Predicted 3D model of a 378-nucleotide RNA (Bacterial RNase P class A) from uncultured Nocardioides sp.
RNA sequence: GGUUGGCCGGGCGACCGCGUGGGCUGAGGGGAGACCCGAGGCUCCCGAGGAAGGUCCGGGCUCCACAGAGCAGGGCGGUGGGUAACACCCACCCGGGGCAACCCGCGGGACAGUGCCACAGAGAACAGACCGCCGCUCCGGUCUCACGACAGGAGCGGUAAGGGUGAAACGGUGGAGUAAGAGACCACCAGCACGCCGGGUGACCGGCGUGGCUCGGCAAACCCCGCCCGGAGCAAGAUCAGACAGGGCACGUUCGAGGGCUGCUCGCCCGAGUGUCCGGGUAGAUCGCUGGAGGCUGUCGGCAACGGCAGUCGUAGAUGGAUGGUCGCCCUUGCUCCUUCGGGAGCAGGACAGAACCCGGCCUACAGGCCAGCCCGU
Numbered sequence: 001g002g003u004u005g006g007c008c009g010g011g012c013g014a015c016c017g018c019g020u021g022g023g024c025u026g027a028g029g030g031g032a033g034a035c036c037c038g039a040g041g042c043u044c045c046c047g048a049g050g051a052a053g054g055u056c057c058g059g060g061c062u063c064c065a066c067a068g069a070g071c072a073g074g075g076c077g078g079u080g081g082g083u084a085a086c087a088c089c090c091a092c093c094c095g096g097g098g099c100a101a102c103c104c105g106c107g108g109g110a111c112a113g114u115g116c117c118a119c120a121g122a123g124a125a126c127a128g129a130c131c132g133c134c135g136c137u138c139c140g141g142u143c144u145c146a147c148g149a150c151a152g153g154a155g156c157g158g159u160a161a162g163g164g165u166g167a168a169a170c171g172g173u174g175g176a177g178u179a180a181g182a183g184a185c186c187a188c189c190a191g192c193a194c195g196c197c198g199g200g201u202g203a204c205c206g207g208c209g210u211g212g213c214u215c216g217g218c219a220a221a222c223c224c225c226g227c228c229c230g231g232a233g234c235a236a237g238a239u240c241a242g243a244c245a246g247g248g249c250a251c252g253u254u255c256g257a258g259g260g261c262u263g264c265u266c267g268c269c270c271g272a273g274u275g276u277c278c279g280g281g282u283a284g285a286u287c288g289c290u291g292g293a294g295g296c297u298g299u300c301g302g303c304a305a306c307g308g309c310a311g312u313c314g315u316a317g318a319u320g321g322a323u324g325g326u327c328g329c330c331c332u333u334g335c336u337c338c339u340u341c342g343g344g345a346g347c348a349g350g351a352c353a354g355a356a357c358c359c360g361g362c363c364u365a366c367a368g369g370c371c372a373g374c375c376c377g378u
Stems, first nucleotide, its partner, number of pairs: 001375008010330007018047002021044005028037003049352001053363002056361005061233004073229005078092005093107001094105004108224002113222002115218003130163002132159008141150003171189005190214001192211008237287004246278006258270004294313008331350008
């Protein structure tokens, strides 16, 4: 200098404030009564994150649906492993970049079929003559006594070597060959296909042989192949359960319905109206609600992701939605000033963001700081 991974993301104190829960108190209200409800106040404990975020994947949980299979639709896609599962993670393979550490890849199939390939260019896929090269014919010119030779122009034809266009132009080098040329032919090389041998769980790698000589790219275009997927979501869902108006039924007033104190029994007390159904499983309240595929430490297995065992920790649960503010000291960054060069003083700044059923991931945002591995150079 580079590269990879992990961690923290202000600390202490005082005062004020907010929310859940516990305790004390209690304005007021209800009742015939025993008694019950209870605003508010005081006090104690606790009170956001690495992303709580985006809601993009995967699961748990809940309700609905479901014999089995298929269609439609959607997702995934090298190989092996991890996991509850995944589009996540780990290791490896292949391709590309870098001196290297390391990084990047939406990584099945382009001889099943259809389709597309901008601009430029003559031509973009069983291709294509713009320049060039070569041959023939014609024209006029120069040289020559002549035959003929040379350069130029026009037309017809050959040619994929060379130039030019492009992201991409139908293998590369050399030879032989030709009018000039060309895998049309030959040698070597590269690539492809097939066969055999060896290594690896596998993707794949290495070697040998044969073949025609060469086959473009795009599947995040349709499509084909393989695998996976029922729907909705905590406003899921469950429990308790009113009041007023009106209506139905039943029981009861000394043969006492019903109720209070209470964890239960006994006991004591109140007692004339009460219970039940419809209204309505409505309003409302409560549960779901946080201890879970959990964190940390050690050890064992594994390259690793991760898993087994043992120990240990445990402190948000709101619902008009709390978790904040001020001051002081410290930490840290920048600027200015002073200095006895050790440092000191003043001012300004310290992010992104905020739970709402819960987990595992991915992605995105982030002031500043710490630690470790590896590579290159000196």
It matches the Rfam family "Bacterial RNase P class A". By type it is a ribozyme. The prediction has a mean pLDDT of 78. RNAcentral holds the sequence, with entries from MGnify. The source organism's lineage runs through Bacteria, Bacillati, Actinomycetes, Nocardioidaceae and Nocardioides.